[in-house]
RNA sequence: CUCAUCCAGAGGGGCAGAGGGAACGGCCCGAAGAAGCCCCGGCAACCGGCGUCAGCCAUUCGUGUGUUCUGCGAGGACGGCUACGACCACGGUGCCAAUUCCGACCCGCACGCGGGACAGAUGAG
Numbered sequence: 001c002u003c004a005u006c007c008a009g010a011g012g013g014g015c016a017g018a019g020g021g022a023a024c025g026g027c028c029c030g031a032a033g034a035a036g037c038c039c040c041g042g043c044a045a046c047c048g049g050c051g052u053c054a055g056c057c058a059u060u061c062g063u064g065u066g067u068u069c070u071g072c073g074a075g076g077a078c079g080g081c082u083a084c085g086a087c088c089a090c091g092g093u094g095c096c097a098a099u100u101c102c103g104a105c106c107c108g109c110a111c112g113c114g115g116g117a118c119a120g121a122u123g124a125g
Base pairs, nucleotide, nucleotide: 001125002124003123004122005121006120011040012039013038014037015036019029020028021027024103025102026101041096042095043094046092047091048088049087050085051084052083054082055081056080057079059075060074061073062072063071100119105116106115107114108113109112
């Protein structure tokens, strides 16, 4: 920089000792113990694995035309890509208060909600 996702889900212990929720405004969390570090546990399923010939390609077989090209049909998931799955969780990450806690900019309307953008986070490249 590009793409995808972000209203679901999942916490105990030890050390430590005043902050934390990105930033700004709110509103929250925090001495019944914040950040940080360590241990154990968990969630999830992005990467990964497995499955399915559903699509494309490759390949093999059959078949039609004198042959090739090509058309049609079939096999195969121990070929590649895509798609789908109510499947898996050994591995690489991530995550485990509040929708990304809410707002901030734009649009709409039954004025509190809805949609979008920005910013951010995470993953893959």

The RNA shown here (SAM riboswitch aptamer (S box leader)) has 125 nucleotides and comes from uncultured Actinophytocola sp. The model forms 97% of the base pairs in the Rfam consensus. The source organism's lineage runs through Bacteria, Bacillati, Actinomycetota, Actinomycetes and Actinophytocola.